[in-house]
Context: one part of a larger RNA
RNA sequence: UGACGGGGGCCCGCACAAGCAGCGGAGCGUGUGGUUUAAUUCGAGGCUACGCGAAGAACCUUACCUGGGUUGGAAUACAUGACCGACGAAGCCGAAAGGCGGAGGACUCGUAAGAGAGGUUAUGACAGGUGCUGCAUGGCUGUCGUCAGCUCGUGUCGUGGGGUGUUCGGUUAAGUCCGAAAACGAGCGCAACCCCCGGGUCUAGUUACAAGUGUCUAGACCGACUGCCCUCGGCAAGAGGGAGGAAGGUGGGGAUGACGUCAAGUCAGCAUGGCCUUUAUGUCCAGGGCUACACACACGCUACAAUGGCGCGUACAAUAGGUAGCGAACCCGCGAGGGGAAGCCAAUCCAAUAAAGCGCGUCGUAGUUCAGAUUGUAGGCUGCAACUCGCCUGCAUGAAGUCGGAGUUGCUAGUAAACGCAGGUCAGCACACCGCGUUGAAUACGUUCCCGGGCCUUGUACA
Numbered sequence: 001u002g003a004c005g006g007g008g009g010c011c012c013g014c015a016c017a018a019g020c021a022g023c024g025g026a027g028c029g030u031g032u033g034g035u036u037u038a039a040u041u042c043g044a045g046g047c048u049a050c051g052c053g054a055a056g057a058a059c060c061u062u063a064c065c066u067g068g069g070u071u072g073g074a075a076u077a078c079a080u081g082a083c084c085g086a087c088g089a090a091g092c093c094g095a096a097a098g099g100c101g102g103a104g105g106a107c108u109c110g111u112a113a114g115a116g117a118g119g120u121u122a123u124g125a126c127a128g129g130u131g132c133u134g135c136a137u138g139g140c141u142g143u144c145g146u147c148a149g150c151u152c153g154u155g156u157c158g159u160g161g162g163g164u165g166u167u168c169g170g171u172u173a174a175g176u177c178c179g180a181a182a183a184c185g186a187g188c189g190c191a192a193c194c195c196c197c198g199g200g201u202c203u204a205g206u207u208a209c210a211a212g213u214g215u216c217u218a219g220a221c222c223g224a225c226u227g228c229c230c231u232c233g234g235c236a237a238g239a240g241g242g243a244g245g246a247a248g249g250u251g252g253g254g255a256u257g258a259c260g261u262c263a264a265g266u267c268a269g270c271a272u273g274g275c276c277u278u279u280a281u282g283u284c285c286a287g288g289g290c291u292a293c294a295c296a297c298a299c300g301c302u303a304c305a306a307u308g309g310c311g312c313g314u315a316c317a318a319u320a321g322g323u324a325g326c327g328a329a330c331c332c333g334c335g336a337g338g339g340g341a342a343g344c345c346a347a348u349c350c351a352a353u354a355a356a357g358c359g360c361g362u363c364g365u366a367g368u369u370c371a372g373a374u375u376g377u378a379g380g381c382u383g384c385a386a387c388u389c390g391c392c393u394g395c396a397u398g399a400a401g402u403c404g405g406a407g408u409u410g411c412u413a414g415u416a417a418a419c420g421c422a423g424g425u426c427a428g429c430a431c432a433c434c435g436c437g438u439u440g441a442a443u444a445c446g447u448u449c450c451c452g453g454g455c456c457u458u459g460u461a462c463a
C1' cells in the first nucleotide's frame, strides 16, 4: 500500500422487511447429470452451466456409429521423369456413392523427326482436418456493475515503498456540486449530447375518414431550467412545500459498461502460433444415432375448479409480416382441411373472428359437465420420404392431481398478475425466444438482521 475481520462509523440496492403471484408435490414439454448404447457428436459447470451455443436434429443439417466407396482431391500454381487420340452415348454391377464400359468422335504448328495446348501417372513442394492446446493467441462475450470509481502531469511531504490531490464539513442517483484544505490542474468514467413515449404549433397529405377535413401518418420547431414563490441551510451547494403546467426536480424507457478481476467462456462462428494426421483424424454415400430410460436436478406449460367449466349472443387493440409470398368472397367437409381464384410488391389487398370482458342460461362441491395425460381408431397437411422420429383434426378412452415438506424465485406502477396477438427460425414442426397491445392490483413501518456493494477508520503473525 492492499486484502481480510463472527472490528467500528456513514450510505446504497426487490438485499431484508411489508405485500402479490409463483417454484419445490401431479401430468406433460425442454435442457442437464447419470445409466445404457455400435453411436447415443461436441461444447457450457456456484453466483456468471442446465428452453445455454441450437432464431427451429425425419433425409440434409451432422461434426457421432455401422457398412460400402474414394485418394491430388472443392483451390491456385510449379519442377523433374514417363506415357497419351480431347470429349465421351447405350449398357452392366450397386442401396447410393462409385466402379466397369466404350458406340460415336478426331485440337494447333510443322522441314513429317517432332513441338505446343490438353490429359494420365510417379516423385517433390501442396490441399483438407468441427483433430489437440481458450494455460500460446486475436477478436468477441459473461461477471463484479450503470457500482462510482480508476488514474496522470507538475508541485509538495517522506531515506524509501509511497502519501498528498481522491481526505474533512455539507449535499447528490453520482469523485454530483458547494465550502474548507499543500496542493493546482487534467484524463478515463458520472451527467449531457443520440433514439422511443408523454403536451403543443406549423408543413405535407397518396391509401385514413364524415370528401375536404386532419383521428392519423412523418418531418421541422416550441416546451422543463429548481426558471417563479415560501421555509430551512452558512450570503453556498442543495433540501422540503407551493403555483402554473401535458409533464417537476434525472418526467418514463432504451442505447451507452471506466482502470481492472475471475490463466472466467469460446481453437465448434471466424481468424491464428505450435503440435498431430496425409490411400486418412481428409472426402463421398446409404442406413442408423443425436429422439435411448431404473433414476436425479434445472427451467417452463397445463391443472387441481364456481372470481369456475360449458352453451348461445355481443364489444374493444397494438406491434409486426407477405410475390417460389399473403391469399378474400363463394362451394364441399363435424373438423383439421380441400376446391376456388378476386385483390395485393401493400397506410389500399390478405393472414384477421383478438382473448380475457359483458349479457342470458346451465352445472351445485362431486375426482364432478373439474382436469386433461395415456391409449385405440378414422382422417388431414408438409415433404423424394413421417417405421425408428413431425404437426393437426374427429370419435372413443379418460390417468395423476383436491393447492404442494425443508427450502426457494420474481416484482415498487401502467409494474406484478391475468389475457390474447404477431414475428424471427422454418418445406413441415414453438409450452421456447423476441416483440405487441388489453384488463390492471397489493405493499414499503423501517435498515436490527441475511446477501451484494461504496467511502472513512481500526487490528493483523496474510501478500
Base pairs, nucleotide, nucleotide: 001463002462003460004459005458007457008456009455010454011453012452013451015447016446019411020410021409022408023407026302027301028300029299030298031297032296033295034293035292042053043052064288065287066286067285068284069283070282073126078124079123080122081121082120083119084118087104091100092099093098107116108115109114128277129276131275132274133273137271138270139266140265141264142262144260149188150187151186152185153184154183155164156163157162167180168179169178170177194254195253196252197251199222200221201220202219203218204217205216208213209212225248228242229241230240231239232238304404308363309362310361311360312359313358314357321350322349325344326343330339331338332337370401375396376395377394378393379392380391381390417439418438419437420436421435423433